Group I catalytic intron, 187 nucleotides, folded computationally. Rfam family: Group I catalytic intron. From the family's description: Group I catalytic introns are large self-splicing ribozymes. They catalyse their own excision from mRNA, tRNA and rRNA precursors in a wide range of organisms. The core secondary structure consists of 9 paired regions (P1-P9). These fold to essentially two domains - the P4-P6 domain (formed from the stacking of P5, P4, P6 and P6a helices) and the P3-P9 domain (formed from the P8, P3, P7 and P9 helices). Gene Ontology term of the family: Group I intron splicing.

C1' cells in the first nucleotide's frame, strides 16, 4: 500500500485566488515597471498587567516581535512550515495590514464576419471559523489505597489543547443513511 471486522455522524459559518468550451456584452480595456497619493499595520509567537478556573487552558489590555525579497529543504505539486542572507517604516498591506486611485513609460495586440476585455462557469487550490471518536494535557467531583488526617498515591472528563481529516465545496445545501473519510483491532 490493500485487504477484512467494527466503530464515529458532529461541525456544517463568512471568505481569497486561478479557471476551459459554449453562449452573451463591449471595443480598449488589459499585463509589466517606475513614481506620486488616499486609506491602513492583520494573522501567528513571546514578555508583562489584569481576569475567568481546581488545574489543565481561555478571555482583555499595553508593548514587542512578525510581515517583504532571493536560495535550499520538505511536498507528485502548490500552500504553509523549517534553515541560511539580506531588509524590517527610507518597510509592508490575497482571504480581519485599501481585490485602493491616479499619471508615465515599455511589450505584446483587437480593428467591427474583431478580445491578452467583461459577464456565465465546469472544475483546481488555498484562508479565517468550527466538529463526534481517537490522540495529548489537567484531575475538581467520586472511587480505591496509605492504621488517622489539615497530608500523599493511583483510576477516571462531564474540563481543556493540538494535527490531520471533515465542513465551506449545494442544479436544496434540511431530514436520514452511509464512504473513497476519521478512529480501533486482525492479516
Nucleotide at each position: 500500500a490493500c485487504a477484512c471486522u467494527g466503530c464515529c455522524a458532529a461541525a456544517u459559518u463568512g471568505c481569497g485566488g486561478g479557471g476551459a468550451c459554449c453562449u452573451c456584452c463591449u471595443a480598449a480595456a488589459g499585463c509589466u515597471c517606475u513614481c506620486g497619493g488616499u486609506g491602513c499595520c492583520a494573522a501567528g509567537c513571546c514578555u508583562c498587567a489584569g481576569u475567568g478556573g481546581a488545574a489543565a487552558c481561555g478571555c482583555u489590555g499595553c508593548g514587542g516581535u512578525g510581515g517583504c525579497c532571493a536560495g535550499g529543504g520538505u511536498u507528485a505539486a502548490c500552500a504553509g512550515c523549517c534553515c541560511u542572507g539580506g531588509g524590517u517604516a527610507c518597510g509592508g498591506c490575497a482571504a480581519c495590514a485599501a481585490u485602493c486611485c491616479g499619471a508615465g513609460a515599455g511589450a505584446u495586440g483587437g480593428a467591427c464576419c474583431a478580445a491578452u476585455g467583461g459577464a456565465c462557469g465546469a472544475u483546481c487550490c488555498g484562508c479565517a471559523g468550527c466538529c463526534a471518536a481517537c490522540u495529548c494535557c489537567u484531575a475538581a467531583c467520586g472511587a480505591g489505597c496509605c492504621g488517622c488526617c489539615u497530608g500523599g498515591c493511583u483510576c477516571c472528563a462531564u474540563g481543556g489543547a493540538a494535527g490531520a481529516g471533515g465542513u465551506u465545496c449545494a442544479c436544496a445545501g434540511a431530514c436520514u443513511a452511509a464512504a473513497c473519510g476519521a478512529c480501533a483491532g486482525u492479516g